RNA sequence: GCGGAUGUGGCGGAACUGGCAGACGCGCUAGAUUCAGGUUCUAGUGAUAGCAAUAUCGUGUGGGUUCAAAUCCCUUCAUCCGCA
Numbered sequence: 001g002c003g004g005a006u007g008u009g010g011c012g013g014a015a016c017u018g019g020c021a022g023a024c025g026c027g028c029u030a031g032a033u034u035c036a037g038g039u040u041c042u043a044g045u046g047a048u049a050g051c052a053a054u055a056u057c058g059u060g061u062g063g064g065u066u067c068a069a070a071u072c073c074c075u076u077c078a079u080c081c082g083c084a
Base pairs, nucleotide, nucleotide: 001083002082003081004080005079006078007077010026011025012024019067027045028044029043030042031041032040046057047056048055049054060076062074063073064072
């Protein structure tokens, strides 16, 4: 230099191939249980703003197509594999 794979909340990891994104698990927070801790059970848990209702943003980056994009197209970055 050329070709290919991967990139999604704090972590792992889904999203039925364009139609509610953050399922599920771990972790964390609160509560129950306990003398206390562990185990177990219940609820909550992306970010920002807000007292709240709610609003906006969010799939490595930037753009495009579309009523609608993690998914399709272009660009670029990182890691890994192969070729030279």

This is a predicted structure of an 84-nucleotide RNA (transfer RNA) from a Clostridia bacterium. It was read from a public genome assembly. Its mean pLDDT, the model's own confidence on a scale to 100, is 80. It matches the Rfam family "tRNA". Rfam's curators write: Transfer RNA (tRNA) molecules are approximately 80 nucleotides in length.